Annotation: Predicted 3D model of a 72-nucleotide RNA (transfer RNA) from a Nanobdellia archaeon. Its Rfam family is "tRNA". It is annotated as a transfer RNA. The coordinates come from a structure-prediction model, not an experiment, and the mean pLDDT is 85.

[in-house]
RNA sequence: GCCUCUAUAGCUCAGUGGUAGAGCGCCCGUUUCGUAAACGGGAGGUCGCAGGUUCAAAUCCUGCUAGGGGCA
Numbered sequence: 001g002c003c004u005c006u007a008u009a010g011c012u013c014a015g016u017g018g019u020a021g022a023g024c025g026c027c028c029g030u031u032u033c034g035u036a037a038a039c040g041g042g043a044g045g046u047c048g049c050a051g052g053u054u055c056a057a058a059u060c061c062u063g064c065u066a067g068g069g070g071c072a
Stems, first nucleotide, its partner, number of pairs: 001071007010024004018055001026042005048064005
C1' cells in the first nucleotide's frame, strides 16, 4: 500500500429500512434477625465520526477514525 471483519447501555452481545433490546452489573423495593440468593420495579444510548440515498437509516452507499485478521 491492497483486501477483509468489527465498532450498539458500565461489560458481553442481539437487532439486515418503520417506537433501540437481552443477559450480567448498578439503584430502589419485597422477603430475612442480618447478609446472600430469589422475586418485582427503575435509571442508563446523539447506535465510532462526516456526508449521501429514502417519506423514513443502527440497518443501504461513500469517505474517515480506531481495533482484529490476511496478502505484498